[in-house]
Context: one part of a larger RNA
RNA sequence: GAGCGAACGUUAGCGGCAGGCUUAACACAUGCAAGUCGAGCGAGAACAGGGCUUCGGCUCCUAGUAAAGCGGCGGACGGGUGCGUAACACGUGGGUAACCUGCCCUUUGGAUCGGGACAACUGUCCGAAAGGAUAGCUAAUACCGAAUAAGUCAGCGGGGGACACCUCGCUGGGAAAGAUGGCCUCUCCAUGGAAGCUAUCACCGAAGGAUGAGCCCGCGUCCCAUCAGCUAGUUGGCGAGGUAAUGGCUCACCAAGGCAUAGACGGGUAGCUGGUCUGAGAGGAUGAUCAGCCACACUGGAACUGAGACACGGUCCAGACUCCUACGGGAGGCAGCAGUGGGGAAUAUUGGGCAAUGGGGGAAACCCUGACCCAGCCAUGCCGCGUGAGUGAUGAAGGCCUUCGGGCCGUAAAGCUCUGUGGGGAGGGAAAAAGCGAUGGCGCGUGAACAAUGCGUUGUUGUGAUGGUACCUCCUUAGCAAGCACCGGCUAACUCUGUGCCAGCAGCCGCGGUAAUACAGAGGGUGCAAACGCUGCUC
Numbered sequence: 001g002a003g004c005g006a007a008c009g010u011u012a013g014c015g016g017c018a019g020g021c022u023u024a025a026c027a028c029a030u031g032c033a034a035g036u037c038g039a040g041c042g043a044g045a046a047c048a049g050g051g052c053u054u055c056g057g058c059u060c061c062u063a064g065u066a067a068a069g070c071g072g073c074g075g076a077c078g079g080g081u082g083c084g085u086a087a088c089a090c091g092u093g094g095g096u097a098a099c100c101u102g103c104c105c106u107u108u109g110g111a112u113c114g115g116g117a118c119a120a121c122u123g124u125c126c127g128a129a130a131g132g133a134u135a136g137c138u139a140a141u142a143c144c145g146a147a148u149a150a151g152u153c154a155g156c157g158g159g160g161g162a163c164a165c166c167u168c169g170c171u172g173g174g175a176a177a178g179a180u181g182g183c184c185u186c187u188c189c190a191u192g193g194a195a196g197c198u199a200u201c202a203c204c205g206a207a208g209g210a211u212g213a214g215c216c217c218g219c220g221u222c223c224c225a226u227c228a229g230c231u232a233g234u235u236g237g238c239g240a241g242g243u244a245a246u247g248g249c250u251c252a253c254c255a256a257g258g259c260a261u262a263g264a265c266g267g268g269u270a271g272c273u274g275g276u277c278u279g280a281g282a283g284g285a286u287g288a289u290c291a292g293c294c295a296c297a298c299u300g301g302a303a304c305u306g307a308g309a310c311a312c313g314g315u316c317c318a319g320a321c322u323c324c325u326a327c328g329g330g331a332g333g334c335a336g337c338a339g340u341g342g343g344g345a346a347u348a349u350u351g352g353g354c355a356a357u358g359g360g361g362g363a364a365a366c367c368c369u370g371a372c373c374c375a376g377c378c379a380u381g382c383c384g385c386g387u388g389a390g391u392g393a394u395g396a397a398g399g400c401c402u403u404c405g406g407g408c409c410g411u412a413a414a415g416c417u418c419u420g421u422g423g424g425g426a427g428g429g430a431a432a433a434a435g436c437g438a439u440g441g442c443g444c445g446u447g448a449a450c451a452a453u454g455c456g457u458u459g460u461u462g463u464g465a466u467g468g469u470a471c472c473u474c475c476u477u478a479g480c481a482a483g484c485a486c487c488g489g490c491u492a493a494c495u496c497u498g499u500g501c502c503a504g505c506a507g508c509c510g511c512g513g514u515a516a517u518a519c520a521g522a523g524g525g526u527g528c529a530a531a532c533g534c535u536g537c538u539c
Base pairs, nucleotide, nucleotide: 001539002538003537004536006535008533009532010531013385014384015383016382017381018380019378020377021343026341027340028339030338031337032336035073036072037071040070041069049060050059051058052057080296081295082294089221090220091219092218093217094216095215096214100212104209105208106207107206108205109204110203112146113145114144115143121136122135123134124133125132126131152173153172154171155170156169157168158167159166160165178201179200180199181198182197183196187194188193189192222268223267224266229259230258231257234256235255236254237253239251240250241249271293272292273291274290275286276285277284278283298319299318300317301316302315321332322331323330324329349375351374352373353372357371358369359368360367361366388418389417390416391415398409399408400407401406422480423476424475425474426473427472428471432466436462437461438460439459440458441457442456443455444454445453446452483528484527485526486525487524488509489508490507494523495522496521497520498519504511505510
């Protein structure tokens, strides 16, 4: 000199854009943060209101709605934190002939016939509660059996080969689910409907793709040698188990290996990277915000489900802590967004909205979304603007200094002429909205069809939290808006008074003991300016 997620002191007008627990991965009250689908399925209220009434009630509507249940998809994404980790964790470059991949895309082939349950519900019972037991009824795109099998998987056999491959044959195993809309062209009953046909969305098998993962390897990645030897599943082999998959990953047996001064082993510290800061560079320091990867979810352990987890707002066990209890037993997990206590020099609102972007579910309408978009607080940072402009000398008053002549503050003020950013008032008032939906027209496709449906195109119409915000116009008055540090040298800026080695200053040198430009005050000056200093840390 530059920089900072800064803090502290004095001061403080406005706006834009960013940033905001670096400490206790300390404990958490309260609310919200993951649901959705009735076009998979069965069942199904009530209040209010209307009508009738013998005043007991009944009935319509609410409504096939709410709430719940079975079932599907999603809760493995998104969001948080940096405890652990010196490691194939990360970075980079490769390998996988050792692997998997829901939803999505392309291609191809299917979807036939049956069966028995379990919730919800209705009884009975247990419990303070959380919750549970038992009997009975029932549906499905839930579950199961049979059929079918191009391909696929397993076994056996044959052939070829570039030897973890290809091909042929036999035997065996092994799939599926419907829903909604429309129509009578074909068959039957004959207004119309059923079988059926048809469109869309789902379902099953196979192949390929895309995407996302798993595993393996080369190289790189802090300090200590006052850590020098370490190692028995250890190193390798054969076989087996296990996994999507290789492998001591695990196990039985066999061998005795394997690593290490090019630093093994041990200890300390630490998430890694793109980057960031500094520097002419080389380098040094660092890893907030944003992005990629990893790890974790009260602490430790475990598996279940699933395409994917050994799962932050799932399950089980153990532990610590907190809460409820009828003392028998139960409930909980903010390192999600706010917020509270605590710790600390120190870090914000228990806000608005799904309008946009993105995500989940749904055919869609739509629902959910503390992701996100916005607003609030904070000079925390960067940037911009303002606090007025012109004129004005009897150089006014006042203050300070003085050699008493005068000098300085000083065109500074007042006065006169203007301007109106910011502030205040009034009026107008956005972009961000395109999709998508509804409803018409036209074209193309499927279709027997002028039905229905899909695609494209073109009209009309509905959608904004921010926000009556930004912005624009008019009005208003110089009226409401400047401080902080320093002035001995380094280092830009000097005098007076007070004090008298006292009180004090100080980054270094050093000032102060009666004329202190170094302390304190005043006048003046210098520097920066909505900031200025000081402290800490890095180069």
Molecule: small-subunit ribosomal RNA, 5' domain
Organism: metagenome